[in-house]
Molecule: Glycine riboswitch aptamer
RNA sequence: AUGACGGACACAGGAGAUCUGCGAAAGGCAGAGCCGAAGGAAUAAGCAGCGCAGCUUGCCGCCGCGAUGCGAAGAUUUCAGGCAAACGGACUGUGACCUGACA
Numbered sequence: 001a002u003g004a005c006g007g008a009c010a011c012a013g014g015a016g017a018u019c020u021g022c023g024a025a026a027g028g029c030a031g032a033g034c035c036g037a038a039g040g041a042a043u044a045a046g047c048a049g050c051g052c053a054g055c056u057u058g059c060c061g062c063c064g065c066g067a068u069g070c071g072a073a074g075a076u077u078u079c080a081g082g083c084a085a086a087c088g089g090a091c092u093g094u095g096a097c098c099u100g101a102c103a
Stems, first nucleotide, its partner, number of pairs: 006098002009095005018032005033083003039079001040077002046070003050066003054062002
C1' cells in the first nucleotide's frame, strides 16, 4: 500500500559580509577587517540506562559520584568555506523516482 519517515534527482525561490597597498592586467599577491546558510567542532539544564559508594538485615526503593548516550540546533565557534556578478548555498515549494513504517 489512497504510501509515514527517510533518500537521491530536476526545476523555481534562497541571506550575510571589504577596504588598503602592490600590480599593465588577472577578483592575482600582501596586509588589515568582516560574514555565518555547504561541511566540521564544542556546549547547559534535564532525561536514560550503566558502573562504584552510601542508607536499608536483605530485596525493592532512595541518594551521591563517575563516564557514556540523548539533549545538539537555523543558537555558539570560525577549522573549513565565503565577502562584485556567476557558481555555491542551509532551508522552502513543485514534479517524477527509490525505499517501504503504522494501521